A computed fold for a 251-nucleotide part of an RNA from Flammeovirgaceae bacterium SG7u.111, annotated as large-subunit ribosomal RNA, domain VI. Taxonomically the source falls in Flammeovirgaceae (Bacteria, Pseudomonadati, Bacteroidota, Cytophagia).
Context: one part of a larger RNA
RNA sequence: CGCUAGAAGCUUGAGAGAUCCUGACCUUAGUACGAGAGGACCGGGUUGGACGAACCUCUGGUGUACCUGUUGUGGCGCCAGCCGCACCGCAGGGUAGCUAUGUUCGGAAGGGAUAAGCACUGAAAGCAUCUAAGUGCGAAACCCGUCUCGAGAUGAGGCUUCUUUUAAGGGCCGUGGUAGACGACCACGUCGAUAGGCCGCAGGUGUAAAGCCAGAGAUGGCAAAGCCGAGCGGUACUAAUUGCCCGUCAG
Repeated sequence: CGCUAGAAGCUUGAGAGAUCCUGACCUUAGUACGAGAGGACCGGGUUGGACGAACCUCUGGUGUACCUGUUGUGGCGCCAGCCGCACCGCAGGGUAGCUAUGUUCGGAAGGGAUAAGCACUGAAAGCAUCUAAGUGCGAAACCCGUCUCGAGAUGAGGCUUCUUUUAAGGGCCGUGGUAGACGACCACGUCGAUAGGCCGCAGGUGUAAAGCCAGAGAUGGCAAAGCCGAGCGGUACUAAUUGCCCGUCAG
């Protein structure tokens, strides 16, 4: 821009893409078969491999905005307590998120029409013959079935609702994230929990400082303390103010 009034929501599915793998074991059954040795079809069940998708409960990794220990050095006048720098100084842990080696799931079943092949009926050719007319069975291939996209499918589809005179609706702007390079998408804007703050909880570190008590002292106790990113919930304290623009002329 189009789809021919505009708009919001929900869809149909032309078409396109994805998937398509396979082992072992148990059972049927030491059965059928076979002199024996050996040893099934068909069917049922269990468990793997590789591959793929999603996810983070578990096991781990990461986690330079969390906690702790500690070396050297400089600083806050000194002690104590802290801070800077040294690869995040080094080291021990670690929430959310992200993640695989972790977890869950997938290939199917079933239907249609077939290939090679196997058949039925059956003439030409009184027989025979799967084929000539006709009929059936029969593969991971094909068509459907499963998953994803999908009306620019210009053949532009369908349904419901709203607005029809400054309207429905949309945008600008702001607070943000389940989204993200930017647009976009999604949530929210006081009729409000959108983000921050605060409160509580979870979770992580691992028992703060100061003071007092005990001990000669190191140290221990008061103390599961103190601190604490992203998580869960609550709470209008702060910021989402006020507003502006687009959008109508079908007849």